[in-house]
Parts: sequence; C1' cells; structure tokens
RNA sequence: GCCACCUUAGCUCAGUUGGUAGAGCGACGCACUCGUAAUGCGUAGGUCAGCAGUUCGAAUCUGCUAGGUGGCU
Repeated sequence: GCCACCUUAGCUCAGUUGGUAGAGCGACGCACUCGUAAUGCGUAGGUCAGCAGUUCGAAUCUGCUAGGUGGCU
C1' cells in the first nucleotide's frame, strides 16, 4: 500500500431480509434471614463509533472518516 470482517448498556453479545432498541452478567432498591451469601421481584443505565446520503421511516441500505482484528504484498 491492497483486501475482508468488526464497532449496539459498565462487560459479553443478540437484533432473520428498513417500522416502538433487547438478553445474560454486573450496579442499585425491596422481600426473605438473627446477620451475610444464595434466591425471588423491581429500577436505572443507549446521540446503536462519527459525518453525510437514500427513504414517509435507518442499528439495519449507500458513501466517506476514525478505531480494532485477520490476510496479502
């Protein structure tokens, strides 16, 4: 230098062909207990990497940029 893939909650990741953003773990609160752990219930937490385009409507499609992984030279 070229090619492919990845970027979504604090962490690990779903999101099936464009139509209300989710799970597990973690955090917090409550219940249970003499107390803690475990367990059960609940709550909070997201400009979906950034900018633009297409569309009535974009996490999803297109282009560019940034970062990461792998391969080729």